[in-house]
Source information
Bacterial RNase P class A from Desulfosalsimonas propionicica, 389 nucleotides, folded computationally. Its mean pLDDT, the model's own confidence on a scale to 100, is 76. The RNAcentral record of the sequence draws on ENA and Rfam. It matches the Rfam family "Bacterial RNase P class A". It is annotated as a ribozyme. Taxonomically the source falls in Desulfosalsimonas (Bacteria, Thermodesulfobacteriota, Desulfobacteria, Desulfosalsimonadaceae).
RNA sequence: GGCGUCAGCCAGACGAUCGCCGGCGGGCCGCGCGCCUGCCGGAGGAAAGUCCGAACACCACAGGGCAGGGUGCUCCAUAACGUGGAGUCGCGGCAACGCGAAGGAAAGUGCAACAGAGAGCAGACCGCCCCACACCUUUUAUUGGGUGCGGGGUAAGGGUGAAACGGUGCGGUAAGAGCGCACCAGUUCCCCGGGCGACCGGGGAAGCUUGGUAAACCCCACCCGGUGCAAGACCGAAUAGGGGAGCGUUUGAGGGCGGCCCGCCUGAUGCUCCCGGGUAGGUCGCAGGAGGUGCCGGGCAACCGGCAUCCACAGAUGAAUGAUCGUCGUCCCAAACCGGGGCAACCCGGUUUGAGGGAACAGAAUUCGGCUUAUGGACGGCGCCGGCC
Numbered sequence: 001g002g003c004g005u006c007a008g009c010c011a012g013a014c015g016a017u018c019g020c021c022g023g024c025g026g027g028c029c030g031c032g033c034g035c036c037u038g039c040c041g042g043a044g045g046a047a048a049g050u051c052c053g054a055a056c057a058c059c060a061c062a063g064g065g066c067a068g069g070g071u072g073c074u075c076c077a078u079a080a081c082g083u084g085g086a087g088u089c090g091c092g093g094c095a096a097c098g099c100g101a102a103g104g105a106a107a108g109u110g111c112a113a114c115a116g117a118g119a120g121c122a123g124a125c126c127g128c129c130c131c132a133c134a135c136c137u138u139u140u141a142u143u144g145g146g147u148g149c150g151g152g153g154u155a156a157g158g159g160u161g162a163a164a165c166g167g168u169g170c171g172g173u174a175a176g177a178g179c180g181c182a183c184c185a186g187u188u189c190c191c192c193g194g195g196c197g198a199c200c201g202g203g204g205a206a207g208c209u210u211g212g213u214a215a216a217c218c219c220c221a222c223c224c225g226g227u228g229c230a231a232g233a234c235c236g237a238a239u240a241g242g243g244g245a246g247c248g249u250u251u252g253a254g255g256g257c258g259g260c261c262c263g264c265c266u267g268a269u270g271c272u273c274c275c276g277g278g279u280a281g282g283u284c285g286c287a288g289g290a291g292g293u294g295c296c297g298g299g300c301a302a303c304c305g306g307c308a309u310c311c312a313c314a315g316a317u318g319a320a321u322g323a324u325c326g327u328c329g330u331c332c333c334a335a336a337c338c339g340g341g342g343c344a345a346c347c348c349g350g351u352u353u354g355a356g357g358g359a360a361c362a363g364a365a366u367u368c369g370g371c372u373u374a375u376g377g378a379c380g381g382c383g384c385c386g387g388c389c
Base pairs, nucleotide, nucleotide: 001385002384003383004382005381006380009377010376012328013327014326015325016324017323018322020042021041022040023039024038025037026036027035028034044361048372049371051370052369053368054367055366056228057227058226059225063262064261065260066259068224069223070222071221072220073087074086075085076084077083088102089100090099091098092097103219104218108217109216110213111212125158126157127154128153129152130151131150133148134147135146136145137144166184167183168182169181170180171179185209187206188205189204190203191202192201193200194199232284233283234282235281242275243274244273245272246271247270254266255265256264257263291310292309293308294307295306296305297304298303331357332356333354334353335352336351337350338349339348340347341346
C1' cells in the first nucleotide's frame, strides 16, 4: 500500500426572521380554554417489515385431557422469545472468520430418475465349483481335456451405477464367503484422566459389520388461553324502552370459558337469535418506565448488583417539528504549492483557493426487548499478499 474479515460510533452544528404542536407563567375579556405575550421542549437507527416475545386492557374466576402450534447440541443471561453470550461438534475458507433446521434411521411407514441380477436385510448378467446325461478327442482305463443341456452350491473375480450389505493379506474350501486369523475402519460395551456439561484424550473386550433421507410422515423432550389501543373506561346526545321467533322457570333451557370433550360458572318474565332505526361527538387511555445518564463492584461475555442524578425527554388525531438567509463542519471535484514513490503515465499525504457540486435510507400514532431489510460517513482490531527501512 492492496485485499479480506469483525465490532462499535455519528446521522450535521450555531445564529436570525416568519410559521406550526405540546407544556409552564403573565395579561385581557364578550368567561368561549377565546385573544395577546414570555420561556422551555418537539421523529429514527432503522420510526420500516409486522417476523417473534411481552407489558397493559377485556373475555366474571379457575382446572384436566385431546387436537393444534413452537423450539430442538451444552451451559448461562433475560420479564419473555423462535433472542443474546460463551463453548462443543460438523461444514466452508490459506487465515482472520463465517454458516448450521445441530435430538432419534436398531419403534414404524414412506421416498430416491436412469443403468443394473440386485438400492435395505436385496441379488445372479458375465463368471467359478460339484453331480447326472449325450457327443468329440485322448488314454491301458469314464484317465485327462472340450462342447451342449438339466439340477445344485457360491457372491471371492468382472460388469452397471453417485452409492452394491466393511478394507488389505494369509489360511481354508469342491469352488467360495469374517468361515478362521493378523492388521485397519466402523459399531456396541467397560475402565482411566480432563471438563458443571455438550464433549475431548487414552486403554481394553466382543460380535464380525447393523446405506441415505425426518427443511418427509413420525417418535422423544420441553414450552404455549384468546382477542387486541380500531384493546378498553367515562361523559353527553339522539332514536322507535320498535317488530318477530325459540326455549324455559331450579327435574337447569339458553349463554360463557380459542376448536372438541370433561368440568366449572351464570341463569328465571330470564336468556338467546333475526329484522329495522339512532348515535358514530367529547374526555381519558397518551407516556414515570422490565426508563435514561454517570460512577463503582462482579462476570471471558451476554448481563447482574449498588450509589447518585434526570424526566417543561414528541404526544398529533386527516394527523404538528416547516420555509428562507448566513457562518462553520463533512464528502466529492478543479486549480496552485510543498513532501514522498515511480523510467514515465501517474499515485499517496499536507496546505490554500473556488457567489463548483453533493449530502444517503428515510417520518412516531399504546409502549418496550429482539430479529430481518434499506442506507451515507469517519475511525479502530485482526488476517493474508506485496514493497521499503